[in-house]
RNA sequence: CUGUACCGGCCGGGGAGGUAGCGGUGCCCUGUAUCCGCAAUCCGCUAUAGCGGAGGUUAUGUCCCCGAUUGAGGCGUUUUUUCAGUACGGCUGGAGCAUUUAAGUGGUGUUGACGGUUGGGUCUUGCGCAAUAUCGGCCCGUGAACCUUGUCAGGCGGGGAACCGAGCAGCAAUAAGCGGUCUCCGGUAUGUGCCGCGAGGGUGCCUGACCCGAGCUAACUGAAUGAUUUCCGCGUAAUGAAUAACGUCGAUUUCGGGGCGUACAG
Numbered sequence: 001c002u003g004u005a006c007c008g009g010c011c012g013g014g015g016a017g018g019u020a021g022c023g024g025u026g027c028c029c030u031g032u033a034u035c036c037g038c039a040a041u042c043c044g045c046u047a048u049a050g051c052g053g054a055g056g057u058u059a060u061g062u063c064c065c066c067g068a069u070u071g072a073g074g075c076g077u078u079u080u081u082u083c084a085g086u087a088c089g090g091c092u093g094g095a096g097c098a099u100u101u102a103a104g105u106g107g108u109g110u111u112g113a114c115g116g117u118u119g120g121g122u123c124u125u126g127c128g129c130a131a132u133a134u135c136g137g138c139c140c141g142u143g144a145a146c147c148u149u150g151u152c153a154g155g156c157g158g159g160g161a162a163c164c165g166a167g168c169a170g171c172a173a174u175a176a177g178c179g180g181u182c183u184c185c186g187g188u189a190u191g192u193g194c195c196g197c198g199a200g201g202g203u204g205c206c207u208g209a210c211c212c213g214a215g216c217u218a219a220c221u222g223a224a225u226g227a228u229u230u231c232c233g234c235g236u237a238a239u240g241a242a243u244a245a246c247g248u249c250g251a252u253u254u255c256g257g258g259g260c261g262u263a264c265a266g
Stems, first nucleotide, its partner, number of pairs: 001266006008058004012030004020046005034054005061260001063259006073249006081242004086237004091233001093232002095228001097226005103221003106217003115211008123200006129193002131190007139180004148173004156165003
């Protein structure tokens, strides 16, 4: 150096969680990497820390160790910054409200503003008048088989007779009642009245007269003050999310150094 057989190694690793601890099953990352059985109130183990079974490969290689590098992803701490909803507060902010002001805009005013004096109205009360409604009277019409009146034909009763008496129908009148007229009279009432007379009250509004002689008003903008509200902004608090810093584990990439067995045969 070659061949055969074998041992060891390799045929993935990591994070959180869980656990006394380790590994696994389930989750996540990496990315390609033999198969089967077991297992979350779980399975197997004990610092050489999955167990059991089957298979492949093999000693310059898809191998092992050390150092550096790159670094997916996870975890922890702090709270840097931001955000979300919630709770509380009620701030020289916002918002709407009230009062004041009168710089600007507008309106109004020498065809006389504001202010002043005076009269009237509006208001209250008493009386009257009118109107309207209704009731009653007056007036007109109608209105009784008998139980209303007058006159009472006929008929009836009395009487010797003269005559007397009661009296139905008819006619006329009338009572209660019914209807009408609405001119007149009276009563009552009023969502009535350009109505009249008297008294009172008031200075808000309207209006007449007179005096004065240039402002008045506050709708909008501006300014000031006050109280309200908690929708927005703001402040505080705890919670959650993102982000940042630091720490930690770390698959993976790349680089450098080191290691590499046993037996037999030629």
Model confidence (mean pLDDT): 76 of 100. Predicted 3D model of a 266-nucleotide RNA (Bacterial large signal recognition particle RNA). It was read from a public genome assembly, where an Rfam model found it. Its Rfam family is "Bacterial large signal recognition particle RNA". The family's RNA type in Rfam is non-coding RNA gene.